[in-house]
RNA sequence: GGAGUCGGACAGGCUGUCGCCGCGGACCGUAUGGUCCGGGGAGGAAAGUCCGGGCUCCACAGGGCAGGACGCUGGGUAACGCCCAGCGGGAGUGAUCCCGGGAGAGCGCCACAGAAAGCAAACCGCCCGGGCCGAAAGCCCGGGUAAGGGUGAAACGGUGGGGUAAGAGCCCACCAGUUGUCGCGGCGACGCGGCAAGCUCGGCAAGCCCCGUUCGGAGCAAGACCAAAUAGGAGGGCGCUAAGGCUGGCCCGGCCGUGCCCUCGGGUAGGUUGCUUGAGGCCGUGAGUAAUCACGGUCCUAGAGGAAUGAUGGCCGCCCCGGAAUCUCCGGGGAACAGAACCCGGCUUAUCGGCCGACUCCCCCU
Numbered sequence: 001g002g003a004g005u006c007g008g009a010c011a012g013g014c015u016g017u018c019g020c021c022g023c024g025g026a027c028c029g030u031a032u033g034g035u036c037c038g039g040g041g042a043g044g045a046a047a048g049u050c051c052g053g054g055c056u057c058c059a060c061a062g063g064g065c066a067g068g069a070c071g072c073u074g075g076g077u078a079a080c081g082c083c084c085a086g087c088g089g090g091a092g093u094g095a096u097c098c099c100g101g102g103a104g105a106g107c108g109c110c111a112c113a114g115a116a117a118g119c120a121a122a123c124c125g126c127c128c129g130g131g132c133c134g135a136a137a138g139c140c141c142g143g144g145u146a147a148g149g150g151u152g153a154a155a156c157g158g159u160g161g162g163g164u165a166a167g168a169g170c171c172c173a174c175c176a177g178u179u180g181u182c183g184c185g186g187c188g189a190c191g192c193g194g195c196a197a198g199c200u201c202g203g204c205a206a207g208c209c210c211c212g213u214u215c216g217g218a219g220c221a222a223g224a225c226c227a228a229a230u231a232g233g234a235g236g237g238c239g240c241u242a243a244g245g246c247u248g249g250c251c252c253g254g255c256c257g258u259g260c261c262c263u264c265g266g267g268u269a270g271g272u273u274g275c276u277u278g279a280g281g282c283c284g285u286g287a288g289u290a291a292u293c294a295c296g297g298u299c300c301u302a303g304a305g306g307a308a309u310g311a312u313g314g315c316c317g318c319c320c321c322g323g324a325a326u327c328u329c330c331g332g333g334g335a336a337c338a339g340a341a342c343c344c345g346g347c348u349u350a351u352c353g354g355c356c357g358a359c360u361c362c363c364c365c366u
Stems, first nucleotide, its partner, number of pairs: 001362008010353001012316007020041002023038006043337001047348002050346005055219004067215005072086005087100005101210002106208002108204003123149002125145008157175006176200002178197008223273004233264008244256004280299008318334007
């Protein structure tokens, strides 16, 4: 100098004018409110609503089925499907990245190519026997053979030797793996080493399934409180019966009905609350490899409800283009993704542009 890997932080700055939503203070107003002053007002993802929790209401003796999610080990956490550190396998020269129970319980699937893809399988080849044929070559028939060729992502260990008609773990040595067993190291996943057995019959579980762990439901439109007008409900008082109905032969009375007034309770409109101080931010010290935790100090930092956080101007800074002809000047253009709605922890997705740190590979110079 070039190419790359991982992590962190930022998301233009200052200011003028006019507005919008809350908060505090003063004044005015019976009050809803009005005026003035001061101060606050989107994000790293506020997004997707995919996980986990807080909070609220409902349900709940206990157990099971069904269904969902997760799945190496240890740790972190309120919890997680998240994070950290390891282990094993795979990719890469490397920094680094990706994957993670079980395929020896069973079912199912394995495109294309290929003879054969799961009770493995003879297309070419090799070998033996028979026939044409007495011999060579060739052809045909029957059989042996997975060593060689060919197909494929994958064809049932590899190399060498023995053996054989030709071959084959058929036998042997070494290597790799599996299983069993023993020893050592590690909390553990697991690693290292010894011995034994020719044991070497594939892959997919993000197809069903098996094993283990875990999960009650709904969500701030949760929930709580205050509470009109109108209608209807309950109770009481007064009245109407001249003209109501029932009881009754008739009257009184009682019950129903009906008009007005009062009271009570439920719900609706509307209002208040939940609402933002919280597993909180920043700084320091300590524990820990780390995630994270403990302690101390300090700060208060949106709270709307058809839903505010906007519009416009100036100066400076950043990037790109063009021209002067380069320690600069002039002109033009650009600056993303996006928009809180009860609150947190994650994951995923979108994103202009530059910045910082750690590390890897290649080249050059000393």